[in-house]
Model confidence (mean pLDDT): 80 of 100. Transfer RNA from Tetrahymena thermophila SB210, 71 nucleotides, folded computationally. Rfam family: tRNA. Rfam classes the family as a transfer RNA. Taxonomically the source falls in Tetrahymena thermophila (Eukaryota, Ciliophora, Intramacronucleata, Tetrahymenina).
RNA sequence: GCUACAUUAAUCUAGUGGUAUGAUAAUUGCCUCCCACGCAAUAAGCUCGGGUUCGAUUCCCGAAUGUAGCA
Numbered sequence: 001g002c003u004a005c006a007u008u009a010a011u012c013u014a015g016u017g018g019u020a021u022g023a024u025a026a027u028u029g030c031c032u033c034c035c036a037c038g039c040a041a042u043a044a045g046c047u048c049g050g051g052u053u054c055g056a057u058u059c060c061c062g063a064a065u066g067u068a069g070c071a
Stems, first nucleotide, its partner, number of pairs: 001070007010024003018054001026042005047063005
């Protein structure tokens, strides 16, 4: 330099044109003499810019970061 892939919450992860799933962690409450465990609830997320579309996390183009391969 070229090609391919990936980017979703503090962490890991599912998803696919119609406001995003689950787990862990966090917070609150219940339970308990207290803690832990358990139960319930809450908050927290689609890397960035542009385009297509009634509507984009999803499709297209470009950028950034990372990984792999080739040179």